[in-house]
Context: one part of a larger RNA
RNA sequence: CUGGGCGUAAAGCGUGCGCAGGCGGUUUUGUAAGACAGGCGUGAAAUCCCCGGGCUUAACCUGGGAACUGCGUUUGUGACUGCAAGGCUAGAGUAUGGCAGAGGGGGGUAGAAUUCCACGUGUAGCAGUGAAAUGCGUAGAUAUGUGGAGGAAUACCGAUGGCGAAGGCAGCCCCCUGGGUCAAUACUGACGCUCAUGCACGAAAGCGUGGGGAGCAAACAGGAUUAGAUACCCUGGUAGUCCACGCCCUAAACGAUGUCAACUAGGUGUUGGGGGAGGAGACUUCCUUAGUACCGCAGCUAACGCGUGAAGUUGACCGCCUGGGGAGUACGGCCGCAAGGUUGAAACUC
Numbered sequence: 001c002u003g004g005g006c007g008u009a010a011a012g013c014g015u016g017c018g019c020a021g022g023c024g025g026u027u028u029u030g031u032a033a034g035a036c037a038g039g040c041g042u043g044a045a046a047u048c049c050c051c052g053g054g055c056u057u058a059a060c061c062u063g064g065g066a067a068c069u070g071c072g073u074u075u076g077u078g079a080c081u082g083c084a085a086g087g088c089u090a091g092a093g094u095a096u097g098g099c100a101g102a103g104g105g106g107g108g109u110a111g112a113a114u115u116c117c118a119c120g121u122g123u124a125g126c127a128g129u130g131a132a133a134u135g136c137g138u139a140g141a142u143a144u145g146u147g148g149a150g151g152a153a154u155a156c157c158g159a160u161g162g163c164g165a166a167g168g169c170a171g172c173c174c175c176c177u178g179g180g181u182c183a184a185u186a187c188u189g190a191c192g193c194u195c196a197u198g199c200a201c202g203a204a205a206g207c208g209u210g211g212g213g214a215g216c217a218a219a220c221a222g223g224a225u226u227a228g229a230u231a232c233c234c235u236g237g238u239a240g241u242c243c244a245c246g247c248c249c250u251a252a253a254c255g256a257u258g259u260c261a262a263c264u265a266g267g268u269g270u271u272g273g274g275g276g277a278g279g280a281g282a283c284u285u286c287c288u289u290a291g292u293a294c295c296g297c298a299g300c301u302a303a304c305g306c307g308u309g310a311a312g313u314u315g316a317c318c319g320c321c322u323g324g325g326g327a328g329u330a331c332g333g334c335c336g337c338a339a340g341g342u343u344g345a346a347a348c349u350c
Base pairs, nucleotide, nucleotide: 004321005320006319007304008303012318014201015200016199017198021194022193023192025088026087027086028085029084030083031082033081034080035077036076037075038074039073040072041071042070049065050064051063052062053061054060091191092188093187094186095185096184097182098181099180103177104176105175106174107173108172109171110154115149116148117147118146119145120144121143125136126135162169163168206247207246208245209244210243211242215241216240220236221235222234223233258317259316260315261314262313263312266295267294268293269292270291271290272289273288274287275286276285277284278283299306300305323350324349325348332343333342334341335340
């Protein structure tokens, strides 16, 4: 390489968009590049294979045949693929009308709570723990009342509920904006699927500049615990957490399950849309469609489990794996302000 695999054994890129490439619905006509069939030429000899012959056998030598699966040329075929032209509507899309939604960006605003400040009431404790102590408090704390400041997050509703490609998204209102889905028609007419390189997005932490800073809190300090305690517990507390702009580009970025399409028993719940039946109505019930959960037949699986949202049966395209350690390390390249990221070995060893 062939072959075999990728939920948990090694293995699905964090996610999308998408050029090249690969693959591509249905029908008619043409063409004949691929394809298939026949002829001709060539495919040296030796070797290999088959049938014989010669050395006492064998190896070896030797006669004949087959083969040389190829290439060229020519004639033909027209099913399939390609190409060209013309149709179609079942894929894909557009329009019209509804609908649901924490989808995204910007602005405004509300109430509860914590903290702080001022003043009033009031007096000896408060806080904290397994128990304490550090800490706060007679310079009047904690508690309580009134007023004020400021930042961050939005209880209940709230849900195996919704939306988003993923990361993720939650008070309320306004503006701008993306996507989805349903129903019935009309239209375009294969416009599609996947995608190396590329581009974009990408939690938290971290970095740069400038703001902001209530609470929380790496580092740090103190008090405890302990044999010790660079921890767990307590009292404090700075970066940070928040905002704007610019970087970083990683994660158990998980469904540990790539995307798209087709097919293959059912049952139960739930969210959004549509339709039918019953009812005066509230509503009940049935069907359908797009999600989202649970159980389960066949089948699959090493088992666990999966099971129409497949890990079943198939097709298209991409990514990835090939014993453990060394090692996601070294070296080099690329990227980054840095931290580091990405690509990614070998010796040696079991």